[in-house]
RNA sequence: AAGAAUCGUCGGCAAAACUGUGGAAACGCAGUGGCGCAAAGCUAUAGGGGCUUCGGCAAAUUGCCAUGCUAGCCAGUUGCAAGU
Repeated sequence: AAGAAUCGUCGGCAAAACUGUGGAAACGCAGUGGCGCAAAGCUAUAGGGGCUUCGGCAAAUUGCCAUGCUAGCCAGUUGCAAGU
């Protein structure tokens, strides 16, 4: 340095739902809450996937488009604790 297995203590984060609030929406923020997570820390035209469509283009009860959103989808990157 890498890999595998086992295992604490004190703790950390916070799903859905509800309330308030921002937004066209997706969704975000705050409070309550406690589904879960050993990275559920950080990173969004510097990878992929997905969501929305104010607006734009075609078109006309429709389709397409992200510089909007999603990191608790994959991913990249950084870090903490005990013991073998």
A computed fold for an 84-nucleotide RNA from Ferroacidibacillus organovorans, annotated as c-di-GMP-I riboswitch aptamer. The source organism's lineage runs through Bacteria, Bacillati, Bacillota, Caryophanales and Ferroacidibacillus.